Small-subunit ribosomal RNA, 5' domain from an uncultured Bacteroidales bacterium, 531 nucleotides, folded computationally. Rfam family: Bacterial small subunit ribosomal RNA. The sequence was found in a public genome assembly.
[in-house]
Context: one part of a larger RNA
RNA sequence: GGAUGAACGCUAGCGGCAGGCUUAACACAUGCAAGUCGAGGGGCAUCGCGUGGAGUAGCAAUACUUCAUGGCGGCGACCGGCGCAAGGGUGCGUAACGCGUGAGCAACAUGCCCGUAUCAGGGGGAUAACCGGCGGAAACGGCGACUAAACCCCCAUAUAUCUUCAACCGGCAUCGGAUGGAGAUGAAAUGGGCGACCAGGAUACGGAUUGGCUCGCGUGGCAUUAGCUAGAUGGCGGGGUAACGGCCCACCAUGGCGACGAUGCCUAGGGGUUCUGAGAGGAAGGUCCCCCACACUGGAACUGAGACACGGUCCAGACUCCUACGGGAGGCAGCAGUGAGGAAUAUUGGUCAAUGGGCGGAAGCCUGAACCAGCCAUGCCGCGUGAAGGAAUAAGGUCCUAUGGACUGUCAACUUCUUUGGCAGGGGAGCAAUAAGGUCCACGAGUGGGCCGAUGAGAGUACCCUGCAAAAAAGCAUCGGCUAACUCCGUGCCAGCAGCCGCGGUAAUACGGGGGAUGCGAGCGUUAUCC
Numbered sequence: 001g002g003a004u005g006a007a008c009g010c011u012a013g014c015g016g017c018a019g020g021c022u023u024a025a026c027a028c029a030u031g032c033a034a035g036u037c038g039a040g041g042g043g044c045a046u047c048g049c050g051u052g053g054a055g056u057a058g059c060a061a062u063a064c065u066u067c068a069u070g071g072c073g074g075c076g077a078c079c080g081g082c083g084c085a086a087g088g089g090u091g092c093g094u095a096a097c098g099c100g101u102g103a104g105c106a107a108c109a110u111g112c113c114c115g116u117a118u119c120a121g122g123g124g125g126a127u128a129a130c131c132g133g134c135g136g137a138a139a140c141g142g143c144g145a146c147u148a149a150a151c152c153c154c155c156a157u158a159u160a161u162c163u164u165c166a167a168c169c170g171g172c173a174u175c176g177g178a179u180g181g182a183g184a185u186g187a188a189a190u191g192g193g194c195g196a197c198c199a200g201g202a203u204a205c206g207g208a209u210u211g212g213c214u215c216g217c218g219u220g221g222c223a224u225u226a227g228c229u230a231g232a233u234g235g236c237g238g239g240g241u242a243a244c245g246g247c248c249c250a251c252c253a254u255g256g257c258g259a260c261g262a263u264g265c266c267u268a269g270g271g272g273u274u275c276u277g278a279g280a281g282g283a284a285g286g287u288c289c290c291c292c293a294c295a296c297u298g299g300a301a302c303u304g305a306g307a308c309a310c311g312g313u314c315c316a317g318a319c320u321c322c323u324a325c326g327g328g329a330g331g332c333a334g335c336a337g338u339g340a341g342g343a344a345u346a347u348u349g350g351u352c353a354a355u356g357g358g359c360g361g362a363a364g365c366c367u368g369a370a371c372c373a374g375c376c377a378u379g380c381c382g383c384g385u386g387a388a389g390g391a392a393u394a395a396g397g398u399c400c401u402a403u404g405g406a407c408u409g410u411c412a413a414c415u416u417c418u419u420u421g422g423c424a425g426g427g428g429a430g431c432a433a434u435a436a437g438g439u440c441c442a443c444g445a446g447u448g449g450g451c452c453g454a455u456g457a458g459a460g461u462a463c464c465c466u467g468c469a470a471a472a473a474a475g476c477a478u479c480g481g482c483u484a485a486c487u488c489c490g491u492g493c494c495a496g497c498a499g500c501c502g503c504g505g506u507a508a509u510a511c512g513g514g515g516g517a518u519g520c521g522a523g524c525g526u527u528a529u530c531c
Base pairs, nucleotide, nucleotide: 001531002530003529004528006527007526008525009524010523013383014382015381016380017379018378019376020375021341026339027338028337030336031335032334035082036081037080040079041078043075044074047073048072049071050069051068052067053066054065055064056063057062089294090293091292098219099218100217101216102215103214104213105212108211109210113207114206115205116204117203118202119201121155122154123153124152125151131144132143134141135140160185161184162183163182164181165180166179168177169176170175190199191198192197220266221265222264227257228256229255232254233253234252235251237249238248239247269291270290271289272288273284274283275282276281296317297316298315299314300313319330320329321328322327347373349372350371351370355369356367357366358365359364386417387416388415389414396408397407398406399405400404422468423467424466425465426464427463431458437452438451439450440449441448442447443446475520476519477518478517479516480501481500482499486515487514488513489512490511496503497502
């Protein structure tokens, strides 16, 4: 000098963009953060409609009230499907195939999506809700009876898998690929629409995507850590897995690693990147993106295409809460917010309008992802606090060699001008693409495309126009040398300053104040850290 997720002191006009618990992975009140599908199903708690009965008003039409009724629109709870493994948070652990980079899998999986081919025949069963009754303070539980489905099971068929036979091609050790015969094993679901048709179901192969595993190389400190190792190293056989493998097990052998740093201890998430530097290098890993790990602490599995699962389950532990003392409930390292810790870090805001995600045929519902708004000079950038003229060089102030002069200083006053910003009034966006629906076109005839056509949280915001008046808007640090900037007074080794050298003991350019000057400027200094 540059830099910062900064803090502190003094000061502070506006806007744009960004950033905002670095400490206690400390504890958490409250609300919200993952649902959706009635085009899978039985049903009907609620709302609306219809139908039927009764009643009130009325001549009546009709209106209202009440009761009944799943008949319809729909739909709480329930069964079922998909999602909840994404998105969001944090950096505890981890020195590791964790990450980065480059390869490999002839040792693997992959829901939703796309393509191709084929299929969907028959039969059976249970259970929730509801109903009845029971226990419990609660959380909730148990009993009996009934019932549906795209729930569960069985049979059939199936190019698939396995075994075996024949025989072919190829390679990279184990082997890989293709053809035919026989045996064994394994499928399915329907719903909507008047209909054309739409949405689904099953098997196999292929694609795409995502993941799993293996290897080469790279990736901290300490040798004042020198030896480490018994599933340890390898083999045979098995179990297990989607898959290879001591991953696990029985038996056998005695190996394996290490000064090219094993083992131990300490520290640490890694990378893209960021800061600095001419570079080499050094330092850092906050925001954004990728990967990993974790979800009160420890352990475990279940479900599932996928988890050993942040807002799932079980067990143990610590803590907090409720209790009728028998027993129960909870997990903000999601978004806000609270306490605590700390030098220090924000609102218990708005909206699904856009982008994206889940479910759904769609309408739509959900979405603290996201988009916005609020707070903070925390940073970067931009703008303003006026511009031009104006000498009696005014007054005042300070200083001097003091009847005089120098500086403040064109500064001000005064004249003219301008209006960014401010205030007032008026206008006022883009972000919106499209959905339902309509219309036109194409062809393979129900899909696609063009045009029209609702929807804006932010927000009456940005922006534009008009009017008003220089109007409300400058500070901070420094001035001995390094280092730009000097004098007076006070003080008298005191009070104090200080980054280093050093100042202060009676004329201090170094302390404190005044005047003046220098530097930067809505900031300026100080502290901390890195280069």